[in-house]
RNA sequence: GCUGACCGGAUGAUCGCGGUGGUCUUGUGCCAUCGAGGAAAGUCCGCACUCCACAGAGCAAGGUGCCGGGUAACACCCGGGACGGGGCAACCUGACGGAUCGGGCCACAGAAACAGACCGCACUUCCCCCUUUGGGUGGAAGUGUAAGGGUGAAAAGGUGGUGUAAGAGACCACCGGCGCAAGCGGUAACGCCUGCGGCCAGGCAACCCCCGCCUGGAGCAAGGUCAAGCAGAUGCAAUUCUCAUGGGAGGUGACGGCUCGUCGCCUGGACCGCAAGGUCCGCAGCAUCGGGUAGACUGCAUGAGGCGUGAGGUAACUUACGUCCUAGAGAGAUGGUCAUCAGUGUGGGGAAACCUGCACAUACAGAAUGCGGCUUACAGGCUGGCCU
Numbered sequence: 001g002c003u004g005a006c007c008g009g010a011u012g013a014u015c016g017c018g019g020u021g022g023u024c025u026u027g028u029g030c031c032a033u034c035g036a037g038g039a040a041a042g043u044c045c046g047c048a049c050u051c052c053a054c055a056g057a058g059c060a061a062g063g064u065g066c067c068g069g070g071u072a073a074c075a076c077c078c079g080g081g082a083c084g085g086g087g088c089a090a091c092c093u094g095a096c097g098g099a100u101c102g103g104g105c106c107a108c109a110g111a112a113a114c115a116g117a118c119c120g121c122a123c124u125u126c127c128c129c130c131u132u133u134g135g136g137u138g139g140a141a142g143u144g145u146a147a148g149g150g151u152g153a154a155a156a157g158g159u160g161g162u163g164u165a166a167g168a169g170a171c172c173a174c175c176g177g178c179g180c181a182a183g184c185g186g187u188a189a190c191g192c193c194u195g196c197g198g199c200c201a202g203g204c205a206a207c208c209c210c211c212g213c214c215u216g217g218a219g220c221a222a223g224g225u226c227a228a229g230c231a232g233a234u235g236c237a238a239u240u241c242u243c244a245u246g247g248g249a250g251g252u253g254a255c256g257g258c259u260c261g262u263c264g265c266c267u268g269g270a271c272c273g274c275a276a277g278g279u280c281c282g283c284a285g286c287a288u289c290g291g292g293u294a295g296a297c298u299g300c301a302u303g304a305g306g307c308g309u310g311a312g313g314u315a316a317c318u319u320a321c322g323u324c325c326u327a328g329a330g331a332g333a334u335g336g337u338c339a340u341c342a343g344u345g346u347g348g349g350g351a352a353a354c355c356u357g358c359a360c361a362u363a364c365a366g367a368a369u370g371c372g373g374c375u376u377a378c379a380g381g382c383u384g385g386c387c388u
Base pairs, nucleotide, nucleotide: 001386002385003384004383006381007380009341010340011339012338013337014336015335017035018034019033020032021031022030023029024027037364041375042374044373045372046371047370048369049219050218051217052216061215062214063213064212065211066080067079068078069077070076081096083094084093085092086091097210098209102208103207104204105203106202118149119148120145121144122143123142124141125140126139127138128136129135130134157175158174159173160172161171162170176200177199178197179196180195181194183192184191185190223298224297225296226295232289233288234287235286236285239249240248241247242246250266251265252264253263254262255261256260267282268281269280270279271278272277305324306323307322308321309320310319311318312317343360344359345358346357347356348355349354
C1' cells in the first nucleotide's frame, strides 16, 4: 500500500422509562424478570403472509439481457469467458442480445459524417504565349480519380507489387479484421488450429426500435374474532278512580342496603258505531335479531432462526448432529449520574518487564408483520491474507 472478516465499551451502585409474571393494604404500590442495530436507516430490488380479481391466446405497459452454479426468490451472491480503463504490483473498475428491418443523431472543424471531389493528380476541348511536324511552371470549362494534402474523436483496412491517362481490393502476396465450414478442448460462454470467401460501406441501441425471457392489483392502516352507544328490523304487554296540566291505586322496567325503597314509562292520532265498545297506525318502554362504529383481542415473535462441531463443494451454499430462545406497541419504552476496570494521548522512574501522575473521549444511528439482498452513514479498536 491492497484486500477480507470482526468488535463497536465491561462490572457494580443509584435515579428514571416500557413489557410480562406474582403479590396485597388496589397504589400509575411492592417484588421478580426481560428490554435495539451492524446498519434497526434509505424503502431501491426479491420473497413469505393476507384480501381482491382471474377461461385461453394476443396487444399494450414495465422490467430484464455473456455462460454455468447457488437460493424460497432476486436486478443479489459465487465461479468462469471475451473486451476496455487505472496501478510497478497486490488489486480496483467499466461494459457485455441485435447497427443490412426501419427511423433518428454524430458538437467544433471540414467540400463531405456515409457512399464524399476543397486542394491535388490525369485526360479532352477552347483561349493565351513561344513559335511552327512541335513546345509551355499560363488560364477556363468538362470528365475521370479516394493514391497524396488538409479538417476531425472518427474520412471508407495496412505494407509491397501488378495495373492505369492518372488511380483504386480493380487484381496479386503477406499481415489484420469479419463471416462460413471441419477437427480438437470445454457442461457452456468461449479457446486453439486448418481451410474457404475480397466479404472489408464508420460509430451510437445507457435514442426510438427489433429479438428472447419475466411480470394481475393492493398492502399488517393487509386480514380475522368479539362488540358499547346511536340508527334499523321484528315482537310483547297493558288502565282505572277523581272536576283535575295535580293526586291515589294498579302494571311494567332499571338500580339499591332487595317482605322494602328510589327513579323512568303507562301516550297521541285515524276510522266504525246512537251508545257501550271495537279495529288500525305511530311515539315512549322492554325483549330479541342482523350488519357494524368506538373499543378489545388476534395476525405478532419457534423462524427460509442464531451458535458450535463434522461432512460435501474451488466458492456462493447445502447437509447431519448438538445446543440456545433473546424486545414488541399503543404515535411508539430501551435514558441520566457516580465508582472501578478497560481505551487513547502525554509526563516521570526503571536496563527491561513494569510502576506511577495528569488530561481526554466514545461515532453513525433508533425496532413497529417477518425474512434475504443492495445502497448509504460510522469516533475508535482488533485481526487473516497478499503486494512493493
Bacterial RNase P class A from a soil metagenome, 388 nucleotides, folded computationally. It matches the Rfam family "Bacterial RNase P class A". By type it is a ribozyme. The prediction has a mean pLDDT of 76. RNAcentral holds the sequence, with entries from MGnify.